[in-house]
C1' cells in the first nucleotide's frame, strides 16, 4: 500500500520512582504508585497446525483417497490484548431539544469520513 476488525473479554507481584491515556481539544488515570523492564497469571481467536462437518472439483465399479472453499471445534505454535466503545470530541450528513422565522446552538440520539490500533498479504 491493500483487506479484515476495533460497544465484548482479561491482573497479581518484584524492581523503579512521575507520569500516562497516539497527536489537538476535554475528560480521566497516577505517591492507595505513573511510564519502562522481568516473573507469573489470564482474556481473545487475526494466522499456521490438528480434528470434525458441509459444499464442489478430480478420483473409482463403489468406497477410500487428493485438492479447493465455506464453517465449527481446540489453544500447541506465531502475533495481539489485560481502566474508561478506539474513553469523548474534533470535519460531514440525518434526527431531536433550545433559539429563532431565517442561517445559531448543543454535557442528546444515529450514520460516515478523516486519525490510530491490531492481524493477514
Nucleotide at each position: 500500500c491493500u483487506c479484515a476488525u476495533c460497544c465484548a473479554g482479561a491482573g497479581g507481584g518484584g524492581c523503579a520512582g512521575a507520569g500516562g491515556g497516539a497527536a489537538c481539544g476535554g475528560c480521566c488515570c497516577g505517591a492507595c504508585g505513573a511510564a519502562g523492564c522481568c516473573c507469573c497469571g489470564g482474556c481473545a481467536a487475526c494466522c499456521g497446525c490438528a480434528u470434525c462437518g458441509c459444499g464442489c472439483a478430480g478420483g473409482c465399479a463403489g468406497c477410500a483417497c487428493u485438492g479447493c472453499g465455506c464453517g465449527a471445534u481446540c489453544a500447541c505454535g506465531g502475533u495481539g490484548c489485560c481502566a474508561a466503545c478506539u474513553c469523548c470530541g474534533a470535519c460531514c450528513c440525518g434526527g431531536g431539544g433550545c433559539a429563532u422565522c431565517g442561517c445559531g446552538u448543543c454535557g442528546c440520539c444515529g450514520g460516515g469520513a478523516c486519525a490510530g490500533a491490531u492481524g493477514a498479504g
Molecule: SAM riboswitch aptamer (S box leader)
Organism: soil metagenome